[in-house]
Predicted 3D model of a 109-nucleotide RNA (SAM-I/IV (S-adenosyl methionine) riboswitch aptamer) from Sphingopyxis macrogoltabida. RNAcentral holds the sequence, with entries from Rfam and Ribocentre. Rfam family: SAM-I/IV (S-adenosyl methionine) riboswitch aptamer. Its Rfam clan is "SAM clan". On this family, see Weinberg et al., RNA 2008: "The aptamer core of SAM-IV riboswitches mimics the ligand-binding site of SAM-I riboswitches". Its mean pLDDT, the model's own confidence on a scale to 100, is 78.

């Protein structure tokens, strides 16, 4: 840097109130928790962390093998794959705090 007919992941986590709308199951939608490292970014660098900027969530169903708690494949559906501003083939702007272990760096022998 292009790219969405792609690619990751859906194990485990987290809700209450108050509004519309429905017969009714439930669907939107507000506020306030609350959960998640998927972008961005931070921690000198990695592992990893961190709910800061940005997204999301607090809903997964079905169907098949397998003797089976489950596990696997498959399909669906969900969710990412940065925001923001302008005078826009460019320039600009914000992103809190912090734990362990290993490297690097620095001093010294």
């Nucleotide at each position: 840097g292009c790219c969405a007919u792609a690619c990751a992941u859906c194990a485990a986590g987290a809700g209450u109130c108050g509004g519309g709308c429905c017969g009714a199951c439930g669907c939107c939608u507000g506020a306030c928790a609350c959960c998640a490292a998927c972008c961005u970014g931070c921690u000198c660098c990695c592992g990893a962390g961190c709910a800061a900027g940005g997204u999301g969530g607090u809903a997964c169903c079905c169907c098949g093998u397998c003797a089976a708690c489950g596990a696997c494949g498959g399909g669906g559906g969900a969710u990412g794959u940065g925001g923001c501003c302008g005078g826009a083939c460019c320039g600009g702007c914000a992103a809190a705090a912090a734990a362990c272990g290993g490297g690097a760096c620095c001093a010294u022998c």